[in-house]
RNA sequence: UCGCGUGCUCUGGGGGCGGUGGAACUCCGCACCGGCGGUGACAGUCCGCGACCCGGCCGCCCACAUGGGGCCGGUUGACCAGGUGGAACUCCUGGACCGACGGUCAAAGUCCGGAUGGGAAGGCGCACGC
Numbered sequence: 001u002c003g004c005g006u007g008c009u010c011u012g013g014g015g016g017c018g019g020u021g022g023a024a025c026u027c028c029g030c031a032c033c034g035g036c037g038g039u040g041a042c043a044g045u046c047c048g049c050g051a052c053c054c055g056g057c058c059g060c061c062c063a064c065a066u067g068g069g070g071c072c073g074g075u076u077g078a079c080c081a082g083g084u085g086g087a088a089c090u091c092c093u094g095g096a097c098c099g100a101c102g103g104u105c106a107a108a109g110u111c112c113g114g115a116u117g118g119g120a121a122g123g124c125g126c127a128c129g130c
Base pairs, nucleotide, nucleotide: 002129003128005126006125007124008123009122016030017029018028019027031110032109033099034098035049036048037047038046044097045096053074054073055072056071057070058069061068062067079095080094081093082092083091101113102112103111
């Protein structure tokens, strides 16, 4: 220095105004937001990871209802044109688009909840190998 394992730790943003209505931060108009690693150059829309959701298995723990937990697998949104440049689906200009599940007096990326959770990634440390 690299690889692998492991402990601890840190770690997400956003509904303001107007309209309709009995009722909407949920509809309509105008707004607002963008996790992590990668990349010839800075990415919500490229390549991948994670969360949500679904299924299978389990010798462990809690509990005896099935659920939590562990392992494995599946599913999972959205971009174009022009410009600059050696190089950009990443920058600039213009115009678009996307956003789990449950709840709600009415349909939610922005409110409430599972969640003081989980987890990618980062930081610090330890062990092993080269």
Predicted 3D model of a 130-nucleotide RNA (FMN riboswitch aptamer (RFN element)) from Marmoricola sp. Lineage of the source: Bacteria > Bacillati > Actinomycetes > Nocardioidaceae > Marmoricola. Its Rfam family is "FMN riboswitch aptamer (RFN element)". Rfam's curators write: The RFN element is a highly conserved domain that is found frequently in the 5'-untranslated regions of prokaryotic mRNAs that encode for flavin mononucleotide (FMN) biosynthesis and transport proteins.